[in-house]
Context: one part of a larger RNA
């Protein structure tokens, strides 16, 4: 891991509700006794319970009572109950099952380890050389020095022995702590054998909460014990009807609960509901500046005027403050104004259309998610967070979106190799247009829902507008482009052209005191300007469509891919078609409402039938069934002419399941009507067994 078996809402008491039954102003027996066909049933048994009258604190009164001064008002009463059975729920119990860490009690442990006690044992070899002493020398002495002896030490080096510093190996090991190398102590607070002693809130501890038998911030065993678990996991057959919540208040409350909200079942009442029309109040969006505030520019007036000017002690002025006016603005806590929605009320027609209110019984929910819209917080960040409102998911499958809970379309009872559509699509992958008409794009832009900026550019299309132009524009070609004069100043020089100042006059068709290049300065080239030749459009500005640059990212070039250029891209217009579990068509099942018929003696129920509508579904509520085991009764049931079980096939039922046949098997087993449960397995790191 797989297979098989086992494995979880039970029982008792009690309260309440529903259904059904019995009796009924009553109803039921309990203990017990007797009988019998003796796990059982029948008879007796009225002790007692509930009900039959309430009310008041009570005396009491009584279909009434209490309160009260009250004939008032108010409060409580005045209509059938009792018992059995089944089912739902609550409570007390282990209370659906499994699961702690723990708490307490009584015992067992010091053959491991810690300390202590008693009695034994062990420590190769080497080094160092304290006290003390002999001798010699010095000294008055104390003593000092030298030599020799001596043998102290929690001394030194280093085996046994004890330990375990660092590293490696090992890490399903040789080993639940080892091995190798390395290392510490090694006459001491040393190591060690044997025996003894101290224990569970206790011991022992050179103290690490260490150790107390591979267990220690309280040992182990058994018991209290099925401790408790607002927590996790699991909780076993079928079909049908309805179908939530993730909110509010309170909570030592926040992953729990109670009440309300929302769901289901049942009973009662109501046309309220939705839609349309009409009528309302409002102070939001917007807008505005009339108030309250903010904030910009200008003008006038008043006051001040330190700075400046001046006629100098006077005046004027830069400027400042305030008010008023003009212009243009801003505001969640501004409003002279002011929508759309929403909300409230009235009216209207119809229906299998909903809502609302009340009573009773059963719940679940209290972690929500995203998207659109209006907002707060944040950075007008977040797949962020908090409200409101709507939708979807949750609890919703199907089609689209390449893939993709929350987006778009659309809500799956079942069947069909039928038809029409939605969103979205129609070159191929891939169902359907290489469709029709008109433009744009040249960037593979694009074919993406969304997303690229400021800025830059004779890209290209459209529109508007200004201006020049056959009295010849613009470009091109030919020719001219002069004189006073080298203007004056400056300068070494300055001659159109380093710089400063001025920028006149003349001849002209026209020609600057000069547009650029150039020279040391001149020179030279060129431009403006003019004429001719040519010949028909030229030059600018604004708005706008589609493109270009700006443009750097993490698995892989990449629109889902192939690929696509008057498109298979973008814009506009149009016609076809494809496309879903949607709609339609044909049939089937179930439910509900409204009818009809038949049966039960009527209400009601059952069956048949007609019309209309409905049938996604988690938590959850309700309804109807299937099957297993046991018991009772019936079938004077089946069975060695073959039961149960088992293998295979056929067949019936919406399903759980049923029936038949054949084989196997070799002795029991059904059907019907009831009753009773140790009654259904895939999950619980489930339990046991097998492989």
């Nucleotide at each position: 891991g797989c297979c098989a078996a086992c494995g979880a809402g039970u029982u008792u008491a009690u309260u309440u509700c529903u259904u059904c039954c019995u009796c009924a102003a009553g109803u039921c027996u309990a203990a017990a006794a007797g009988g019998u066909u003796u796990u059982a049933c029948c008879u007796u048994g009225u002790a007692g319970g509930c009900a039959a009258a309430g009310u008041g604190a009570a005396a009491g009164c009584a279909a009434g009572g209490g309160u009260g001064a009250a004939a008032a008002g108010c409060c409580c009463g005045u209509a059938a109950g009792a018992g059995a059975a089944a089912g739902g729920a609550g409570u007390a119990a282990a209370a659906c099952c499994c699961g702690a860490a723990g708490c307490c009690a009584a015992g067992c442990g010091a053959g491991c380890u810690u300390g202590c006690c008693a009695u034994g044992g062990c420590c190769a070899g080497g080094a160092u050389g304290a006290a003390u002493u002999c001798c010699g020398c010095c000294g008055a002495a104390a003593g000092g020095c030298g030599u020799a002896a001596g043998a102290a030490g929690g001394u030194c080096c280093g085996a046994a022995c004890c330990c375990g510093u660092g590293a490696g190996u090992c890490g399903u090991g040789c080993a639940a702590u080892a091995c190798u190398c390395u290392g510490g102590g090694a006459u001491g607070a040393g190591c060690u054998g044997u025996g003894g002693u101290a224990a569970g809130a206790a011991g022992u501890g050179a103290a690490a909460a260490g150790c107390u038998a591979a267990u220690c911030g309280a040992g182990c065993u058994u018991g209290g014990u099925a401790a408790u678990a607002g927590c996790u996991g699991g909780u076993u057959c079928u079909u049908c009807c309805c179908g939530a919540a993730a909110u509010a208040g309170u909570u030592u409350u926040g992953g729990g609960a109670c009440u309300a909200g929302c769901c289901c079942u049942u009973c009662u009442g109501u046309u309220a509901g939705a839609u349309g029309c009409u009528g309302g109040g409002g102070g939001u969006a917007g807008a505005g500046c009339a108030c309250u505030g903010g904030a910009a520019a200008g003008a006038a007036u008043a006051u001040c005027g330190u700075g400046g000017a001046u006629u100098u002690u006077u005046u004027c002025u830069a400027g400042a403050u305030a008010u008023u006016c003009u212009u243009a603005c801003c505001a969640a806590a501004c409003u002279c104004c002011g929508a759309a929605u929403a909300c409230c009320a009235g009216c209207a027609a119809a229906a299998u259309a909903u809502g609302c209110a009340g009573g009773a019984g059963g719940a679940g929910u209290c972690a929500g998610a995203c998207u659109g819209u209006a907002g707060g917080g944040g950075c007008u960040a977040a797949g962020c967070u908090c409200u409101a409102u709507a939708g979807u998911c949750a609890a919703a499958a199907g089609g689209g979106g390449a893939a993709c809970a929350g987006c778009c379309c659309a809500g799956a009872u079942c069947u069909u190799c039928a038809u029409c559509u939605a969103a979205g699509g129609u070159c191929c992958c891939u169902a359907a247009a290489u469709c029709u008409g008109a433009g744009c794009u040249a960037a593979g832009u694009g074919u993406u829902u969304u997303a690229u900026a400021a800025g830059g550019a004779a890209g290209u299309g459209g529109a508007a507008u200004u201006u020049c132009u056959u009295a010849g524009a613009u470009a091109g070609c030919u020719a001219g482009g002069a004189g006073g004069u080298u203007a004056g100043c400056u300068u070494a020089g300055a001659a159109g052209c380093a710089g400063c100042u001025a920028u006149c006059c003349u001849u002209u068709a026209a020609a600057a005191a000069g547009u650029g290049c150039g020279u040391a300065a001149u020179a030279g080239c060129u431009u403006a300007c003019u004429a001719g030749c040519u010949a028909a459009g030229g030059a600018g500005u604004u708005c706008u469509g589609c493109g270009c640059c700006g443009a750097a990212g993490a698995u892989u070039u990449c629109c889902g891919g192939g690929a696509c250029u008057c498109a298979a891209g973008c814009u506009c217009a149009g016609u076809a078609c494809c496309g879903a579990a949607g709609a339609u068509a044909a049939g089937a099942u179930u439910g509900a409402g409204c009818g009809c018929a038949u049966a039960a003696a009527u209400u009601u129920u059952a069956u048949g039938u007609g019309c209309u509508c409905a049938a996604g579904g988690u938590a959850g509520g309700g309804a109807a069934g299937c099957g297993u085991c046991c018991c009772u009764a019936u079938u004077a049931g089946c069975a060695u002419u073959g039961a149960a079980g088992u293998u295979g096939a056929a067949u019936c039922g919406u399903a759980a399941g049923g029936u038949u046949c054949a084989g196997u098997g070799g002795a029991g087993c059904a059907a019907u009507a009831g009753g009773g449960a140790g009654u259904g397995a895939g999950a619980a790191u489930g339990u046991u067994g097998g492989c």